[in-house]
RNA sequence: UUCCACAUAGCUCAGUUGAAUAGAGCAACGGACUUCUAAUCCGUAGGUCGCAAGUUUGAGUCUUGCUGUGGAAA
Numbered sequence: 001u002u003c004c005a006c007a008u009a010g011c012u013c014a015g016u017u018g019a020a021u022a023g024a025g026c027a028a029c030g031g032a033c034u035u036c037u038a039a040u041c042c043g044u045a046g047g048u049c050g051c052a053a054g055u056u057u058g059a060g061u062c063u064u065g066c067u068g069u070g071g072a073a074a
Stems, first nucleotide, its partner, number of pairs: 001073007010026004019057001028044005050066005
């Protein structure tokens, strides 16, 4: 320098055939239970889906650029 893949909650990820309210587990917080803790059960909060633009009636999803990470070639 070129090419490929990835970026979604604090962490690990699903969602990629464009539409449904953006979800799960763990973690956090509150409660129940318990003498206390742990475990278990119930609930709550937490996301402008890496950034910016475009296409579209409609974008986490498609297109382009940039940033970061990983890999391959030179």

Transfer RNA from a Fusobacteriaceae bacterium, 74 nucleotides, folded computationally.
Its mean pLDDT, the model's own confidence on a scale to 100, is 80.
It matches the Rfam family "tRNA". By type it is a transfer RNA. From the family's description: Transfer RNA (tRNA) molecules are approximately 80 nucleotides in length.
The RNAcentral record of the sequence draws on ENA.